Predicted 3D model of a 125-nucleotide RNA (FMN riboswitch aptamer (RFN element)) from uncultured Oscillochloris sp. The prediction has a mean pLDDT of 79. Of the family's consensus pairs, 100% are formed in the model. The organism belongs to Oscillochloris, within Bacteria.

RNA sequence: AACGAUCUUCGGGGCAGGGUGAAAUUCCCGAUCGGUGGUAUAGCCCACGAGCGUGUUGCAAGGCGCGCAUGAUCCGGUGAAACUCCGGGGCCGACGGUUACAGUCCGGAUGUAAAGAAGAUCCAG
Numbered sequence: 001a002a003c004g005a006u007c008u009u010c011g012g013g014g015c016a017g018g019g020u021g022a023a024a025u026u027c028c029c030g031a032u033c034g035g036u037g038g039u040a041u042a043g044c045c046c047a048c049g050a051g052c053g054u055g056u057u058g059c060a061a062g063g064c065g066c067g068c069a070u071g072a073u074c075c076g077g078u079g080a081a082a083c084u085c086c087g088g089g090g091c092c093g094a095c096g097g098u099u100a101c102a103g104u105c106c107g108g109a110u111g112u113a114a115a116g117a118a119g120a121u122c123c124a125g
Base pairs, nucleotide, nucleotide: 004122005121006120007119008118009117010116017029018028019027031104032103033093034092035048036047037046038045043091044090051068052067053066054065055064056063057062073089074088075087076086077085095107096106097105
């Protein structure tokens, strides 16, 4: 130094304008957004998180598990290497709610010891 322990902070963005209608940021035209780790720089390659249910342990907070669900990319170029870069064309988006069907509105959520990131202290050789 690594590993480990404790703690602190941080940790998700987005319908302008127009059409129809009694009613739509939900439909239609159009606009717009892209969590975390890995890898040649990634919403659509691999993996993880967020949702729902459940077992066990615990006075509790919480710990450790299991099951279900879990979207979407091609062509050309450069290069040693890119489904990641450059050029072009596409595509995707949980659950509950709603005068009318939602990635974008409202809600669980000032949530998650979230995935994780940064930092401090300690232990040890």